[in-house]
Large-subunit ribosomal RNA, domain II from Mahella australiensis 50-1 BON, 683 nucleotides, folded computationally.
Context: one part of a larger RNA
């Protein structure tokens, strides 16, 4: 892993409620006796406790009392009066108080057969090199020192077994041959060196060449056993069925923030009996939203102007294309500005032919909740970033399953009692996958926009308006022309229409032609525009405002409709029919509530977690009943067709099996498995 079994709110005491019983201004006994006998109780016993009487610290008084000087006022009683006592249930207190689960603390004991140190007595250390000291003999010297050869065996000396086991590199080894280990390598090997027995030190300790390192595969305080069910505001688990209602994730306090405790919302009971919501009516409090500038500030532009500033003056003074409060005019801004100023909310009266909903108040029993999320709208924070965070305000999800958004807790539509191979219709849809229009009129779109985005950019294309120019001939083309003083003046090496400056509303001649639009050259030349003229003949240009498209447009498994594929099966309008859910409807059934004398009838409801409330079912056991069942076959197992209940479940069949089992009623518990990295077994 699976299977079977076991496995979690109990007991005792006070207590407080709500139900049942006896009794009832009273109700009970405790201990402990008596009878009786080991089995159930009778009966005594009134000590004692609650209750019939409160106030007040008491003293004390008493339907009063306490305060007070008070005959006042207040306070707390009484009138307005039911308790006890035992059971069962639902909670609360003290107890291990649902179960399991620390890491630790404390006490008393057990370890130094590992390993740390140390004490006591033994052991072992191949073979090979170097060659201090000292000493002889020499050489040397005034002695000396010093030097040479020789002998000599010193050393935490070298090399290198055996021994250490020290571990230095690499490998294997990693459910290992091993809970540290195997082969190569490598370290020390006469020492602070190895090593045998004996013995010493002990957990608030010891040892420790020191590392939080060792004390028995266990050390920042060993192990055993006990206090001990320690303690856990934290994790986790907690077992049959149906039925009614059903939250919260908020506020206040909190060494409090993932936990409390009161309130709020949920649920039962009993009690009131319209008090309860919706709308109207008229009234009221309020400073958002808009708005405004009358204050506070902020701020554009002009007037006007006090002062300042610049010049000029010796000084009065003057004067200015500078600065500029205040005023005035204009243009405008504020969450902490307001001269004004809604809409909706909110209170309270009041109405009436609305509604009567698991509306509403009260008191008591019982809870759970205290991480919330998203969505739209109105606000801070922030970047008017966040699937950010934190208030309101409404929804949904949480507790909501169904139908649409391809898939998708929170978006749209819509609240699942139960059967049905009837029907109607919501959001979405109708060309196939995919049920239903290849529907019906009108426009739009060419981009595969649809089927993702921005500033900006663009003879894309369609409506609407507006203006210019035009048969006295636009606009495009094409044909011709496009001059002259003059190369305008300056400037320059040069400047002739076209480097630059100056002038260009010069001027002739003209149908027309700039002191010249652009290319060109060193500069001129050239080529060309602007106007004109003719050819052609019917429109041409401009600039708004709006539709639908174009460009901008680069990402990591595959293309931004779900695919297929679509010029509609795209986009806008209209209208028409159809699919489309557990909505509604039809038809049959079950349950709760209400009205009712009611299982008649007739309404309404019947998702649902935490969680309150009701009724059940099943397994043990006990007491009574069944002239209950059983060898003509109990229980227990197998086996699966039947039958019955909403459902836990009941019954009956057959085989096995071989001796004890049911049913009803009432009781009383070791009373229900799938989860606890639960526990035992077994495969």
């Nucleotide at each position: 892993a699976c299977c079977g079994g076991c496995g979690a709110g109990u007991u005792g005491c006070u207590u407080u409620a709500u139900g049942a019983u006896g009794c009832g201004a009273g109700g009970u006994u405790a201990a402990g006796g008596a009878c009786a006998a080991u089995a159930a109780g009778u009966c005594c016993g009134g000590a004692g406790c609650c209750g019939a009487a409160g106030g007040g610290a008491a003293a004390c008084c008493g339907a009063g009392u306490c305060u007070g000087a008070a005959c006042a006022g207040g306070g707390c009683g009484a009138a307005u009066a039911a308790g006890u006592a035992u059971c069962a249930u639902g909670g609360a207190g003290c107890a291990g108080a649902c179960c399991c689960g620390a890491a630790a603390c404390c006490a008393g004991g057990u370890g130094a057969c590992c390993u740390a140190u140390c004490c006591a007595u033994g052991g072992a250390c191949a073979g090979g090199g170097u060659g201090a000291a000292g000493c002889g003999c020499g050489a040397g010297u005034a002695a000396g020192a010093u030097c040479g050869c020789g002998u000599g065996g010193a050393g935490g000396c070298c090399c290198g077994a055996a021994c250490c086991a020290c571990g230095u590199u690499g490998u294997c080894g990693u459910u290992g041959a091993a809970a540290a280990g195997g082969c190569a390598u490598g370290g020390g090997a006469u020492g602070a060196g190895c090593u045998g027995u004996g013995g010493a030190u002990a957990g608030c300790g010891g040892a420790g060449a020191a590392a939080u390192u060792c004390c028995a595969a266990u050390c920042g305080a060993a192990c055993c056993u006990g206090g001990a069910g320690a303690u856990a505001g934290c994790u986790g688990g907690a077992u049959c069925u149906c039925c009614c209602c059903g939250a919260a994730a908020u506020a206040g306090c909190u060494u409090u923030a993932g936990g409390g405790c009161u309130a709020g919302c949920c649920u039962c009971a009993a009690u009131c009996g319209a008090u309860g919501g919706a709308c109207c009516a008229a009234g009221g409090a309020g400073g958002u939203a808009g708005a405004g500038c009358a204050c506070u500030g902020a701020a554009u532009g002009g007037g006007c102007u006090a002062g300042g500033g610049g010049c000029c003056u010796a000084a009065c003074g003057g004067u200015u294309a500078c600065c500029g409060a205040a005023c005035c005019c204009u243009a405008c801004c504020a969450a902490a500005c307001u001269c004004c100023g809604a809409a909706u909310g909110c209170c309270a009266u009041g109405g009436g032919a609305c509604u009567a909903a698991g509306a509403g108040a009260u008191u008591g029993g019982g809870a759970g909740u205290c991480a919330g999320a998203c969505u739209g709208c109105g606000a801070g924070u922030g970047c008017u970033a966040a699937g950010a965070u934190c208030c309101g305000u409404a929804g949904u999800c949480a507790a909501a399953a169904g139908g649409g958004a391809a898939a998708c807790a929170g978006c749209c539509c819509a609240g699942a009692c139960c059967a049905u191979c009837c029907g109607c219709u919501a959001a979405g849809g109708u060309c196939c996958c995919c049920a239903a229009a290849u529907c019906c009129a009108g426009a739009u779109u060419a981009a595969g926009u649809g089927u993702a985005a921005a500033a900006g950019g663009a003879u894309g294309u369609g409506u609407a308006a507006u203006u210019a120019c035009u048969c006295a001939g636009a606009c495009a083309a094409c044909c011709a022309g496009g001059a002259u003083g003059u190369u305008g003046g300056c400037u320059u090496a040069g400047a002739a229409g076209c480097a630059g400056c100056c002038a260009u509303a010069c001027a002739u001649u003209a149908a027309a032609a700039g002191a010249g639009u652009g290319c060109g050259u060193a500069a001129c030349a050239g080529c060309u525009c602007a106007c004109u003229g003719g050819u052609c003949a019917a429109g041409u240009g401009a600039a708004u405002a709006u539709g639908c498209g174009c460009c901008g447009a680069a990402a990591a498994u595959g293309u931004c409709c779900g695919g297929g594929g679509c010029u509609a099966a795209a986009u806008c309008u209209g209208g028409u029919a159809c699919c489309g859910a557990a909505g509604c409807g039809g038809u049959g059934g079950c349950a709760g509530c209400g009205c009712g004398a009611g299982a008649a009838g007739c309404g309404c409801u019947g998702g649902g977690u935490a969680g309150g409330g009701g009724a059940g079912c099943a397994a043990u056991g006990u007491a009574u009943g069944c002239a209950g069942g059983g060898a003509c076959g109990a229980a227990g197992c197998a086996u699966a067709a039947g039958c019955c209940g909403g459902g836990a479940g009941g019954c009956g069949a057959u085989g096995u099996g071989g001796a004890c089992c049911g049913c009803a009623u009432a009781c009383a518990a070791g009373a229900g498995a799938g989860a606890a990295u639960g526990c035992c077994g077994g495969u």